[in-house]
RNA sequence: GACGAACGCUGGCGGCGUGCUUAACACAUGCAAGUCGAGCGCGUUUCAGAGGUCGGUCAUCAGAGGUCAGAAGUCGGAGGGGCGGGAUUGGGUUCCUUUGGUUUUUCUGACAUCUGACUUCCGACGACCAACUUCUGAGAUGAGCGGCGCACGGGUGAGUAACGCGUGGGUGACCUGCCCGGGAGAUCGGGAUAACAGUUCGAAAGGGCUGCUAAUACCGGAUGACAUCGCUUCGCUUACGUGAAGUGAUCAAAGCUUUUGCGCUCUCGGAUGGGCCCGCGUCCCAUUAGUUAGUUGGUAGGGUAAUGGCCUACCAAGGCGGCGAUGGGUAGCCGGUCUGAGAGGAUGGUCGGCCACACUGGGACUGAGACACGGCCCAGACUCCUACGGGAGGCAGCAGUGGGGAAUUUUGCGCAAUGGGGGGAACCCUGACGCAGCGACGCCGCGUGGGUGAUGAAUGCCUUCGGGUUGUAAAGCCCUGUUGGGGGGGAAGAUAAUGACGGUACCCCCUGAGGAAGCCCCGGCUAACUACGUGCAGCAGCCGCGGUAAGACGUAGGGGGCGAGCGUUGUCCGGAAUUACUGGGCGUAAAGGGCGUGUAGGCGGCUUUUCAAGUCGGCUGUGAAAUUCCCCGGCUUAACCGGGGGGGUGCAGUCGAAACUGAAGGGCUUGAGUGCAGGAGAGGGUGGUGGAAUUCCCGGUGGAGCGGUGACAUGCGUAGAUAUCGGGAGGAACACCGGUGGCGAAGGCGACCGCCUGGCCUGUUACUGACGCUGAGGCGCGAAAGCCGGGGGAGCAAACAGGAUUAGAUACCCUGGUAGUCCCGGCCGUAAACUCUGGGUACUAGGUGUAGGGGGCUUCAAUGCCUUCUGUGCCGCAGUUAACGCAUUAAGUACCCCGCCUGGGGAGUACGAUCGCAAGGUUGAAACUCAAAGGAAUUGACGGGGGCCCGCACAAGCGGUGGAGCAUGUGGUUUAAUUCGAUGCAACGCGAAGAACCUUACCAGGGCUUGACAUCUGCCUGAUCGUCUUUGGAAACAUGGGCAUUCCUUCGGGACAGGUGGACAGGUGGUGCAUGGCUGUCGUCAGCUCGUGUCGUGAGAUGUUGGGUUAAGUCCCGCAACGAGCGCAACCCCUAUCCUUAGUUGCUAACGUAUUAUGGCGAGCACUCUAGGGAGACUGCCGGUGACAAACCGGAGGAAGGUGGGGACGACGUCAAGUCCUCAUGCCCUUUAUGUCCUGGGCUACACACGUGCUACAAUGGCCUGUACAGCGGGUUGCGAAGUCGCGAGGCGGAGCCAAUCCUCCAAAACAGGUCUUAGUUCGGAUUGCAGGCUGCAACUCGCCUGCAUGAAGCCGGAAUCGCUAGUAAUCGCGAAUCAGAACGUCGCGGUGAAUACGUUCCCGGGCCUUGUACACACCGCCCGUCACACCACGAAAGCCGGCAACACCCGAAGCCGGUGAGUUAACUCGUAAGAGAAACAGCCGUCGAAGGUGGGGUCGGUGAUUGGGGUG
Repeated sequence: GACGAACGCUGGCGGCGUGCUUAACACAUGCAAGUCGAGCGCGUUUCAGAGGUCGGUCAUCAGAGGUCAGAAGUCGGAGGGGCGGGAUUGGGUUCCUUUGGUUUUUCUGACAUCUGACUUCCGACGACCAACUUCUGAGAUGAGCGGCGCACGGGUGAGUAACGCGUGGGUGACCUGCCCGGGAGAUCGGGAUAACAGUUCGAAAGGGCUGCUAAUACCGGAUGACAUCGCUUCGCUUACGUGAAGUGAUCAAAGCUUUUGCGCUCUCGGAUGGGCCCGCGUCCCAUUAGUUAGUUGGUAGGGUAAUGGCCUACCAAGGCGGCGAUGGGUAGCCGGUCUGAGAGGAUGGUCGGCCACACUGGGACUGAGACACGGCCCAGACUCCUACGGGAGGCAGCAGUGGGGAAUUUUGCGCAAUGGGGGGAACCCUGACGCAGCGACGCCGCGUGGGUGAUGAAUGCCUUCGGGUUGUAAAGCCCUGUUGGGGGGGAAGAUAAUGACGGUACCCCCUGAGGAAGCCCCGGCUAACUACGUGCAGCAGCCGCGGUAAGACGUAGGGGGCGAGCGUUGUCCGGAAUUACUGGGCGUAAAGGGCGUGUAGGCGGCUUUUCAAGUCGGCUGUGAAAUUCCCCGGCUUAACCGGGGGGGUGCAGUCGAAACUGAAGGGCUUGAGUGCAGGAGAGGGUGGUGGAAUUCCCGGUGGAGCGGUGACAUGCGUAGAUAUCGGGAGGAACACCGGUGGCGAAGGCGACCGCCUGGCCUGUUACUGACGCUGAGGCGCGAAAGCCGGGGGAGCAAACAGGAUUAGAUACCCUGGUAGUCCCGGCCGUAAACUCUGGGUACUAGGUGUAGGGGGCUUCAAUGCCUUCUGUGCCGCAGUUAACGCAUUAAGUACCCCGCCUGGGGAGUACGAUCGCAAGGUUGAAACUCAAAGGAAUUGACGGGGGCCCGCACAAGCGGUGGAGCAUGUGGUUUAAUUCGAUGCAACGCGAAGAACCUUACCAGGGCUUGACAUCUGCCUGAUCGUCUUUGGAAACAUGGGCAUUCCUUCGGGACAGGUGGACAGGUGGUGCAUGGCUGUCGUCAGCUCGUGUCGUGAGAUGUUGGGUUAAGUCCCGCAACGAGCGCAACCCCUAUCCUUAGUUGCUAACGUAUUAUGGCGAGCACUCUAGGGAGACUGCCGGUGACAAACCGGAGGAAGGUGGGGACGACGUCAAGUCCUCAUGCCCUUUAUGUCCUGGGCUACACACGUGCUACAAUGGCCUGUACAGCGGGUUGCGAAGUCGCGAGGCGGAGCCAAUCCUCCAAAACAGGUCUUAGUUCGGAUUGCAGGCUGCAACUCGCCUGCAUGAAGCCGGAAUCGCUAGUAAUCGCGAAUCAGAACGUCGCGGUGAAUACGUUCCCGGGCCUUGUACACACCGCCCGUCACACCACGAAAGCCGGCAACACCCGAAGCCGGUGAGUUAACUCGUAAGAGAAACAGCCGUCGAAGGUGGGGUCGGUGAUUGGGGUG
């Protein structure tokens, strides 16, 4: 940069694209291929027409009948009323009226007639309707026959490493339906069959039988050629081609429609589409090296559209393979896409071309085309239905579902467009396609507002508290209207009709800043920084961040980047010249084969001719479209799309060129070889010969050791060793010569002689005439060790044994000693087989050795010089190299060929293969793991490296420590606390120059909270301070009382103080690893640097190294360096000598004076001294050495001599050295406590260990007595005299002194004398008791001193270790600081006062030069292996499980082919017929044949108790 992406956070709009990369996993449902009635028959159905039949209706007429109603009539019946009658009752009344009568009324029945209505039947005629039927016509529909399509379109990428794909050709070896053009034709016949009907089987799916029927279905005959085949003749070509003429044989057809129609047959041509063949290209593994039986070819036949082992028979024995066959793994290929400057690398999704596949495997049928996605058959797995008999199915079409997965959409609309199928057409079908939907998945465009706006608002954050930043950002004001919302209009796409999209795009109006910003990053790479939190949690692409100040984690503020996206993950290319064709390497980084010989291959001298394969040029064809590039155009722009152009590095054809390569021919001699004449040599093989030495044997001499080592011991030796002499045996190796000399391809070769033999060199230029170089494989040689067989065996010597060494010593050393070393034969085939450097050819300055030849000059000769060839060394220029280095013997400049390398480890391992008797060799991975491994050089550091040099570093000495007791510090332990720090040298008598309280920081307890202390401030009070005092208390503190009481003032107040509140104080709390300052240490060591120049790619070097010299990087000389700085030295102080100045408190020589005495006094300043200033010493002088230098040695003079002695002074830096507890300080922590005050305790503990000291252990001493001599200092809350008391510490005392005045202040050792006499003592003084003294508020914890008493350990100290080189060590005392008191410590002072230093080998430390280095927190470094533990991947392993491909055999479906075909059969032939024939079919048989089965192998993978090494921690 890119993506068919996914994930996280976020998400406004539109356009154009795009969307199962996984399970070619399984699929519910719907749709995705039909169409044609202008091929045909039939069913159903509609309409129309005609005919017929039947029926119906209507009208008219006629006839017959029926019903109903009405009228009057007749005859009844029933009921009511009246009359009458009867019965009953006394009567009124009641009942009856049945038996008889009458009348009236109501209802009703019957009959006949008439009228009206309705209706039935029949007939005639007419009309209409319906049905049926026939015919005709027009439709619709269903299945069927038939035609075309279904082989396209759409999907997927499983398989395939292949003529599959790409590209270019061939087809004289082919096909092509529909389409176009030309020619010719379509005649006469025939028999069936589906549908249908009937019947039957079945659950179904589906069949069976019988019967009928049509065609553009099927069949026969005729005709027929420019078709096909055969023959004859001729021509052009040469694969079976093609033209002409003749001749023979063979083969066609279909109709429908009634219209400008559509079809049919034969044939020729075209177009289109295909088949087949060929050249070239097309992934990985050689740990796949051999493969192949129809295999390779031929002949004949079969088969196909067609060639062909495609198939069959026979014959031959071939074919392929290192230019990679075969096998295994992986994969659809391409146009293109991504990346890249290109060459390349990676990739093949969408779009386009080709191929392959359609559940898995096999098979054919049909057809122009298939071995057929939505066809058939068979087998298998799976799913579904079932009546259990049997059936059905195939989304890798569009949607959709489940599943898998990190992950991929709607069961949408439409055939309007484009395209396809059918049809004459209308039209039908079309999940192709056109659209819409979903997804920020991608690309492109737009928006989320614009202008103005400084009190630089507020907020947030940071802050050095000033401010900065957020930031014109916001608010506010003024606008706009993309988008959004509302309303209106409204396309193109369509050349008549037809618009899914769609009321869409677009346009207009209105509205109103409103609805529309996130993500990642900010240590470096890499644009962007602070704060807080954390100290863990986390981050991380690489380096790496985080362990208390994190720009790296988290959050915030701010910033940077991109923006409807931003990050992350994954993948590819780039950077990566890191596989190098362009465009790398191999001495040391990875890498030259151990060496030769030689096959294939690659490359090849001079000249000439020809050809034209390579090469170059012109032209032609092709290189599809899309894409990329350029131009123009269309959507508002862009993405996107359209048009034109360019390009397409390639392939092919054709015509040329001929320099180079190549091919063929000729010639040449310089490469190469041969001959001839000479030459050197550890070249090889073989046979012999020789001497020295070791060992052994024999003998002699001899007599105690030998041998061996750092030193011993084992061992040998009185049984005579070693030593020595003589003789002998045997094996191995050949001293001197001998030499970065010689020879050989390498390994390697070393006495001498002979024989056989290879190579090399020189000379000559006679011969051959490119015969050459290299060399994958192959073959041969190949040190040592090792192996096998046989010999041999002196010495040496793995193993082994013993002795030493050592912590151990399976080693180094020693004594022995077997294989082996030697020879013959056979293996092995490796080495630091190294020049770590393959071979060949040519070219490119020199110098100097050496070996073997030749030539020339010189010389009598020896010799010398010059030159040339070959070999072998060193130095060195150009050049080269990362540097080191190489440099005519290249690692230079070029060409040719071979081998080899591609981060380290794992690992030269595992597995496999191969070789080997074995050991093992050759070939040779991966998982996993690391962020390096490595080269050369640089600077340091280091070395049991080297050289030079220094230091009390060793040595030489003296005295100590380590042993004892005590003091003191530390560790440890203890404790409430034993405060803290210092920790090798360089902590430990250190901070601490002084802990009883204080100090004090620690502990316990008791108090205080603006505080013990500082500053500011609000409010209140007026004193405060001081002093006396009450109560409680351990005190602090709390609580009262009394006395006394300030200054200024503008009278408000202020100063000042107290109380209260707020800011703040305080902290010896943390961090010395945040710091300053100070300090220690290396080390008073002589070093450390810079500027300029020069050298080097650079780090860096040079200077600063070298020769001398010095204490010194001190100085001199030299030098690509020249100068300079910090250090050294000097300048400063003390001290040693002298001079001068000045003399009091110092001094006292002279003078005077006083005293027992004394500078006591006068006096003096000469001396000492004091303290100011000077002088002096500089290698200045002399001699010698040295380089004519620096300097050194010696000497003179001098108080001092070579920095006179001492001090102060400490370069660049190192140790994250020490100190936050001196001080200062960042940050953190704490704030009624980690602050502060007080009392008491602790820092003083005590089994122990260490450091530093003191005192000793004694006679160089102790004790006693006596005598002598200092210096530095200190002193007024101080030193303190005399005197006096006390044994003493000390007391009293208080002179003097602010000090050269007084005091401290008697110095001690020493010296003299005495004593002690070697003893735990007259040594030693610890410890303890008692009694005292001093300081102090106070000596219990816990001081010092004194006296008396006590009298411990200790008799000179193991291993080890310290100091000191001269006024030093040792020894002796004195003073001071701190301090109330409290030194054995510390710092000073003087007294006495040595020994030793050959020297630099060694120990320690240091300096310079050099060297090695795998070290660089630098040797206290780094680092190896085992063992133990944990985890990880891998190998082996008895076995177990599975995949794949193949083989042998068995079984053998479907099906093609072949045979048979006694069964069956319409067409044709014969026959009157029966029948026969021809032909076909069933059935059966056979070949092949999928799946399946059996078997033994192969290969790959998984797993596996156990086991092996490896990696990481």
The RNA shown here (small-subunit ribosomal RNA) has 1513 nucleotides and comes from an uncultured bacterium.
The RNAcentral record of the sequence draws on ENA and SILVA.
Its mean pLDDT, the model's own confidence on a scale to 100, is 82.